RNA sequence: GUUUCCGGCCGGACGGUCGCGGGAGUGAUCUCGAGGAAAGUCCGGGCUCCACAGGGCAAACCGCCAGGUAACUCCUGGGCACGCUCGCAAGGGUGUGACGGACAGUGCCACAGAGAACAGACCGCCGAUGGCCCUCGGGCUCAGGCAAGGGUGAAAAGGUGAGGUAAGAGCUCACCGCGACGCUGGUAACAGCGUCGGCUCGGUAAACCCCGGUUGGAGAAAGGCCAAAUAGGCAGCGAGAGUCGGCCCGACUCGGCCAAGACGCUGCGGGUAGGCUGCUAGAGGACGUGGGCGACCACGUUCCCAGAGGAAUGACCGUCACCGCUUCGGCGGGACAGAACCCGGCUUACAGGCCGGACUCCACG
Numbered sequence: 001g002u003u004u005c006c007g008g009c010c011g012g013a014c015g016g017u018c019g020c021g022g023g024a025g026u027g028a029u030c031u032c033g034a035g036g037a038a039a040g041u042c043c044g045g046g047c048u049c050c051a052c053a054g055g056g057c058a059a060a061c062c063g064c065c066a067g068g069u070a071a072c073u074c075c076u077g078g079g080c081a082c083g084c085u086c087g088c089a090a091g092g093g094u095g096u097g098a099c100g101g102a103c104a105g106u107g108c109c110a111c112a113g114a115g116a117a118c119a120g121a122c123c124g125c126c127g128a129u130g131g132c133c134c135u136c137g138g139g140c141u142c143a144g145g146c147a148a149g150g151g152u153g154a155a156a157a158g159g160u161g162a163g164g165u166a167a168g169a170g171c172u173c174a175c176c177g178c179g180a181c182g183c184u185g186g187u188a189a190c191a192g193c194g195u196c197g198g199c200u201c202g203g204u205a206a207a208c209c210c211c212g213g214u215u216g217g218a219g220a221a222a223g224g225c226c227a228a229a230u231a232g233g234c235a236g237c238g239a240g241a242g243u244c245g246g247c248c249c250g251a252c253u254c255g256g257c258c259a260a261g262a263c264g265c266u267g268c269g270g271g272u273a274g275g276c277u278g279c280u281a282g283a284g285g286a287c288g289u290g291g292g293c294g295a296c297c298a299c300g301u302u303c304c305c306a307g308a309g310g311a312a313u314g315a316c317c318g319u320c321a322c323c324g325c326u327u328c329g330g331c332g333g334g335a336c337a338g339a340a341c342c343c344g345g346c347u348u349a350c351a352g353g354c355c356g357g358a359c360u361c362c363a364c365g
Stems, first nucleotide, its partner, number of pairs: 001361001004358007012320007020033005035336001039347002042345005047219004059215005064078005079099001080097007100210002105208002107204003122150002124146003130141004158176006177199001178197008223277004233268006245258004284303008322333004
């Protein structure tokens, strides 16, 4: 230098003209105005309202250990398992992991295969004891024994070697593996060592399930304040003429009494439209110092950086930078996408460019 991968970062700069939204000002005018994801709304919090004695059931989510954090299913570091790579090896580097439990119970395990789970004789091995034959070396074989070898499969009931046996088999032994106990190291997960046990019991829990932990609900259209017009509600006053109702009456008529509404005025209250608020100074940004392997934390200095509300953040021009083409005059291009109460994460999208690391190859020293 090149190729691929991984990690991090940037996401054009400056100026002018016109315009839009917020704020300040009497005004001229000044000042601020999208992102790394503002996105998906998938997790976790702040804030607000509602609900709530205590306990249990159900449901959802989570699950190695330690730390970080307001909190998390996030992040950091470590352990273990698996993959890739370097190395003779010990070991190193790197990536991935919902990484508690499969002797509590239930289910499932395609195809192939004899057999897929209280195993299994398909090809095989043996056939000691029994039978037949025999050239007495042996051969064949019934009952039966055997999980060694072959074959199937993702997976076949520990692995290698030796002994043993008729042939075999943890049947026995050594080492490895597994389990129990102890010691040592480590905060822990776990690791190392020793002793003991031949050690039947596959896999699957992002299958049901078991164990442990966490979780009340709704969200800015949350919530708070002010409050028309109209129509209801309540109270008071006025009016109570006519009408309707009740009482006086056995009933009707007449008469009397009572209360209410319709009417007018005044006041109160709920509430709609509408307005204000919540609203942006915050788990905030930048820089420095210190602590920590790190996530992160502490302290100091400094900065103020959108707050709209059917919803502004735009368009054009010039210069420069970048990329592509070029007849060297120029011409063309710039992604994904756009706040809506605010933060911390995760995930997804992204033209082009920069930095760091690992690896392959090439050139030079």
Bacterial RNase P class A from a Gemmatimonadaceae bacterium, 365 nucleotides, folded computationally. The RNAcentral record of the sequence draws on ENA. The gene name in the source record is rnpB. Its mean pLDDT, the model's own confidence on a scale to 100, is 76. The source organism's lineage runs through Bacteria, Pseudomonadati, Gemmatimonadia, Gemmatimonadales and Gemmatimonadaceae. Rfam family: Bacterial RNase P class A. Rfam links the family to the GO terms tRNA processing, ribonuclease P activity and dimeric ribonuclease P complex. By type it is a ribozyme.